[in-house]
Context: one part of a larger RNA
Parts: sequence; C1' cells; structure tokens
RNA sequence: CGUACACGGCGAAUGCCUAGGCAGUCAGAGGCGAUGAAGGACGUAUUAAUCUGCGAAAAGCGUCGGUAAGCUGAUAUAAAGCGCUAUCAGCCGACGAUCUCCGAAUGGGACAACCCGAUGUAAUUCAUUACAUCAUCGUCAGAUAAAUUCAUAGUCUGACGAAGCAAACCAGGGGAACUGAAACAUCUAAGUACCCUGAGGAAAAGAAAUCAACAGAGAUUCCCCUAGUAGUGGCGAGCGAAAAGGGAACAGUCUAGAGCCACCACCAGCUUGAGUAUCAGAAAAACGGUCUGGAAAGUCCGGCAAAAAAGGGUGAUAGCCCCGUAUUCAAAAAUACACCUGCUGUGAGCUCAAAAAGUAAGACGGGACACGUGAUAUCCUGUCUGAAGAUGGGGGGACCAUCCUCCAAGACUAAAUACUCCUGACUGACCGAUAGUGAACUAGUACCGUGAGGGAAAGGUGAAAAGAACCCCGGCAAGGGGAGUGAAAUAGAACCUGAAACCGUGUACGU
Repeated sequence: CGUACACGGCGAAUGCCUAGGCAGUCAGAGGCGAUGAAGGACGUAUUAAUCUGCGAAAAGCGUCGGUAAGCUGAUAUAAAGCGCUAUCAGCCGACGAUCUCCGAAUGGGACAACCCGAUGUAAUUCAUUACAUCAUCGUCAGAUAAAUUCAUAGUCUGACGAAGCAAACCAGGGGAACUGAAACAUCUAAGUACCCUGAGGAAAAGAAAUCAACAGAGAUUCCCCUAGUAGUGGCGAGCGAAAAGGGAACAGUCUAGAGCCACCACCAGCUUGAGUAUCAGAAAAACGGUCUGGAAAGUCCGGCAAAAAAGGGUGAUAGCCCCGUAUUCAAAAAUACACCUGCUGUGAGCUCAAAAAGUAAGACGGGACACGUGAUAUCCUGUCUGAAGAUGGGGGGACCAUCCUCCAAGACUAAAUACUCCUGACUGACCGAUAGUGAACUAGUACCGUGAGGGAAAGGUGAAAAGAACCCCGGCAAGGGGAGUGAAAUAGAACCUGAAACCGUGUACGU
C1' cells in the first nucleotide's frame, strides 16, 4: 500500500411524519376611500430584539350579548399582579370611542413619514397654549362686477359631487412583432399581447325596418348539434359560419300629446309588522377487567350505546377517555333578503292623434361581417351629394319583376352566461421539505443591483424537559469522562431514521 471482516468518523440520502401548499365542489361576498382608503413610518408592555395586536385613551377604553375559573398574545422564562359564580378577571361576538405621522393627501412647500404658515374661537401666568378651518376641478344657487351704457367675461360665497386603491371577469378607444406560410410581400399570428378610458356584481346584448320560404317562427344571452359542413383563401398556409333542431332561462315596456276617467298597475325612496339567513353559542348516548409493554387505544374475556362508525387528540391501533359528531335549541345589537301596512314622487286605464332628416340611399376611400372586391348583398363612416312620408319605406346575398316579411334614423329592461383579491364548510387514484406556492421556519426575508428588477438556503430531541444536580480533566474555555433522568442518551440540544462517496482504528492475509 492492497484485499476481507469488524468497529467508528464525516455526510446527508432513504423511510416515516406534517405545521404548508395545489386543484376543486357547494354556499357567501363581490368592493374600500375626503367620516381620510390600500399600503407604510414611528411608537406602544415590568421589555433589549423580532412577530402579532393596538395608536399619545396605544397587546388596549365603553355599552350590549355569550362563555367563564382561570388569566396578564408568541419566541419565553422570570418578576409583579388580576380573578374564582358573576354587577367589574379573562376569552368570543355585535355596536361605539380613541385612532401620532406619511400616503389621493387636500393650508403652502418638500429629498414620503419632515419643514413653514394664515384665519377664527377659547383659555391665559400676556411669553403663549388648545381646538377648529383654509387644496383643486365640476355642477347648481346667490352676490359682486371690467374694457363698455345695458350686459358679459372675471371675482367672491354657499351646497353637492369627484379624485386614490383593488385579483380576474366586462364594454369601448388605440394596437404590435416574433411566428406559420418550411424563403417572403397579400395572408397568418390577431383584433392576440400591450396601452388608455369607463362600469358592475356581473357587464354587454335585447323586444325585429329579424329570420324563413309559399310552410312558418316570433326580444336577447348561454350550451349541444348543425360542422370542420356551406363557403372563404398567394383557392397556399390557413380561416370558417348561419338557418333549422334539442336544451338552460324566460318579460316585457316607455318618450317624442291632447282629451276623458281616476289614486287602482309598475318603479324609486321612506315607513309598519311578522319571518328567514349571517355574525358569539348551548345540550348532546354508551366500558370494565386480564396479558405483554416505559406507556394500551393492541391481545384475551365479558358488557353497553347508536338519528352519534365524520374527523382529531390522548405515552402503540379507542363508537363507549377527551374535543367533537347525529339531532335539538338559541341573539341584546347589527346587516342582508323576500313579503306585508301606509305615505311621497312618477305614473295606471280608455279614446283619438302622432310616430324620429343632412337621416335612408348613392359616389369615392377605408373598416366590420366566416366572406382577402370578388358577380358581392348586409352593417359602420372620413369626403361629396342627398330622398320618400304608410297610396310610403327597408329586407329576402349582383340586378329586375312577382310574392313574402318587417317598419330604421329615440330610450329602458330581470333570468339563464363570465370571473374569484376575499369568507365559511367540505372533497382529492394531488405534493410530502431538491416535492408542493418563490416562501411549512424572522420570506418577497437575507443577499445582489444606481435603478427597473432579481431573489435564496433553512422542518423533525423526547410520551413528558424529566434539557443532564454534583464530581473530575481543561483556560472561571471548547470539548470530554463519571454520576443522574429516561423505554432508549450511538434520543444530549451539531439531537428520529442515518445509505453512499470520502477518512480512520483493530484483526487476518498478500507484497
């Protein structure tokens, strides 16, 4: 030095576990904000730090309801206290109070969490102090008022509103390229990504100037089918309907006006009453022994309950030990929903009348329609023209006639549909710490970057800290040896299991 075996070190795989995730289902909620939000800074405890809570009234204050024998949030002890049958410990819920500074930030300014004011009121020790108000824009109302006589612009005052944030869904205004076409230009990607504006819990659309085809249907939306069909297309790549049929859900109305009749429909706001739901909760059955073991829920023996064998915990696997669960019951206050009573506003019913013009249409240029200008209807319109008036007009895919069908140029409208930042319950042939969220842990943290931005690693002692008193070596170390705890300490905090690489020790053999 090598090989074999044994025993170790280092190392962290593997196994088991789950405190966290992922994907859904059913319900709820679908907004918050000048009554100052979202998000922060700084404070706040007997407290040095971080998290959580809170705001100079600061881990909290008041009222009401529930619960209650324990409590003063966590790491995290200790100290000092509070409370024990309820009127006053604590905890849970509802409604209030307080709520520094920044932030739309709004008195002015500014390098966010800072600086500097004005006015009014009150107090005053006359030095000041306390409180309140003071941004902009829009709408409405009032006052005042130039050039300029009336006026108007302007100025001032008051009331009301807006602003900013937020995950997706929605509508509108703008709008790419990579890519595909095996190159590329029409085309495609795609009206996608992205930007802007606006709204709602949904939005949009919507009661036929619609389809259809000689039979008829009867607003819109969504699903299935029609159908990868008819078409369209450098007829390439590709794009790609509609009617009919079957379902989900169904709902119809008003204005451009007079008269009559009348307080009766609908809608909005307020209001009366009873109800339901949400937001704390309450009651809730039934087991003992033996054996093994550190420990019984396991074994064996004998019982019991069940409208409760969902689930979790307890020293191993518990219907009957604990929390729960089936089931039953419950709200002072607040909110929501549908209904009821009444009031106000708008309006109902009948008759007659009326019934949308720079519009329809045309030309040119574009765009949308599955449809790329094509034989191209239909819809929108930048420019230019420009009707008719129900004896009228639009459409039925060039165009014309016949026939059929509808009535544009005004407006409203629930449901079926889309989505999930968020709340509750439940589910999983989903993950189990290199997985699953980037994040199971002080995680958008540490760290990197001027910045936009990028972005980790890191879980497990034990049933219980019983976390090793005391002694010894050592530097009043680190570390270790005894002793002790424990079922176990090769479970000792660098702590479950503890593979391999790698490094040793011992024995044997080889050289």